Annotation:
Bacterial RNase P class A from a Rickettsiales bacterium, 321 nucleotides, folded computationally. Lineage of the source: Bacteria > Pseudomonadati > Pseudomonadota > Alphaproteobacteria > Rickettsiales. Its Rfam family is "Bacterial RNase P class A". Rfam describes the family as follows. Ribonuclease P (RNase P) is a ubiquitous endoribonuclease, found in archaea, bacteria and eukarya as well as chloroplasts and mitochondria. Rfam classes the family as a ribozyme. The gene name in the source record is rnpB.
Order: sequence, then C1' cells, then structure tokens
RNA sequence: GCAGGUGUCUGCGAUGUGGCGCUGGCCCGCAAGGGCGGUGAGGAAAGUCCGGACUGCGCAUAGCAAGGAUAGCGGCCAACGGCCGCGCGGGGCAACCCGACGAUCAGAGCAGCAGAGACGAGCAGAUUCAGUUCUGAGUGAAACGAGCAAUCUCUAUCCGCAGCAACCCCGAAUAGGUUCCAGCAUGGGGGCUAUGACCCUGGAACGGGUAGGGGGCAACAGAGGCGCGCGGCAACGCGCGUUCAAGACUAAUCAUAUCGCAUGGCGCGGGUUGAGAUACCGGCGCCGGGACAGAAUCCGGCUUACAGGGCACCUGAAAAA
Repeated sequence: GCAGGUGUCUGCGAUGUGGCGCUGGCCCGCAAGGGCGGUGAGGAAAGUCCGGACUGCGCAUAGCAAGGAUAGCGGCCAACGGCCGCGCGGGGCAACCCGACGAUCAGAGCAGCAGAGACGAGCAGAUUCAGUUCUGAGUGAAACGAGCAAUCUCUAUCCGCAGCAACCCCGAAUAGGUUCCAGCAUGGGGGCUAUGACCCUGGAACGGGUAGGGGGCAACAGAGGCGCGCGGCAACGCGCGUUCAAGACUAAUCAUAUCGCAUGGCGCGGGUUGAGAUACCGGCGCCGGGACAGAAUCCGGCUUACAGGGCACCUGAAAAA
C1' cells in the first nucleotide's frame, strides 16, 4: 500500500440582513404593547418494539383459572425481552461475527411420492424354552426403539388494566335541570284527593355538562453528562470535583447574500521512489458539492434510516509495483 474486523467521534463554518417561538433579566408605557438582552432539535428527536417513572381505575399487597412474555450457566441494572463474562453450536485463513442453545419415555400432530409397513417397534432366512439370539435386503428426507417443541403441548419464572387525548383544578354565554318564593288571569290543558300553582309568568339559590383557561410540563434538574481516584476480567458500583435554562398546542427553532471548508469528477502541469508510475506528494483551471431526519410528559434500551469525513486498536488465506 491492498483487503477486511471492532470500537469511537463528527456529520458544515464565519459574517451581514430580514423574520419566528419562549423568557422568572433590564428599560419605556395607565394599559395593550414595544425596545434591548438571553435562549432555541437529534444521533437517531424516528419506529412506538421492550422496560420504568408518573397518573387514574380496580383490588384481599394472597391463591387459582384464562391470556401474554421469556428460556444454556453466572452476574449487572430502578427495571427489561437490555448489557457483561463464560460455556456450547454455526460461519470466517484470521481479527471477529451470528444463535428462535429448558423438555420428545406425559400426550397430540408432522401432506404427497417410493416402500410390505411411516411419525414407526417391521419383513425375509436361520436359531431358541422364549421376537431368544444372529444374519440380510429394498424404498425413502427419515426404517425398526431416530427426528421436529420456529406445531400444539409440558416445565420454570415474570406480568392487575389503561395511558399525558393519562390525570387534577377553575369555568362561562345560551339552552335545559332541581329546590324555594311570589303572582296576574280564570283564557287553555290535565286531574277530581276539586280552586289548587302540575303545566303558565317573574325572581332567587343550587348543581351537572360544554366552549375556554390553568396545572401536569422542563429550574424542587436527575436511575443526567464529563473528568479523576478506588474496586471489578467486564457490564457496573462507590467516592470526590465539575457542568447542565428548547418547550410549542396546527404547533417556533427559518430565509437570504457573500466568503470559506470537508469531499467528488474532468483537464493541464510539476516533483519523489522505480528499469518502468497506474503508487505517493504539491500546484492551476472548470464543474459539482453537505445525507437521514426533525422535539410535543420524562427517562433506560432495542431496532431502523444516514452524503460523507476523522481517530484508535486488531487481522492477513488467495491475489497484487
């Protein structure tokens, strides 16, 4: 140099102009509001697949049934279906990667073809007290005590149900409801317990719901990040120090100009090593050029998407300037 493996970081920058959300800072204003300042997406904010926090409901903090999940052994973690170590199996020359690795004598199921017989305990020949023992053959993926649990099932362990559109608080206008009080007129309807307040009119009080508003909700930060030390093979734990202000509700986090940069292609030309440049290192010009995506209660994971670039460690069979 080439081809790979593992881990990790990054994933446009600067300036100007204009605009948007939030603001528990400052100023102006009676107020509405305005100005200045501060702050404003991600490694996956995604899928919503697991596990929790939180909330409501249920409840005997129990057991059983039903349903669901998981499955080598040990450990870590708030918890997990996650992670770590070891074993076993498979792939690779290797670094390393992958695994749906409990149980088939509890029971069921496993098309068709071939074969005398198929999820089986035969057939033929010999032999024996005895399908007792020995030998043999063909079909088939599997053949005579063999497989599949990624078919049901069994065993062990775990799980109450729903989710921030949870849930809590405030709460109109209008209409309607309940209760109470008052009443004109006897016009209408009903009733017969027959002139009462049920329907009617007016008033008051109460209560439910809706629209809407606030909280939950981001500064009471938290299973938070980073560094160091100690323990541990590791996941991780303990201690110390330090550092962390998006927060909307059709939903802000943007647009644009200039310059620059990673990086790609083409052309021209130079240098280094070599016999030889296609290898390596500079220069100039033109063109192109930044992916996947985007918060919506919050955390821990997993999975999936991603133009490219950097760093560290490791491997080497074939091929090869």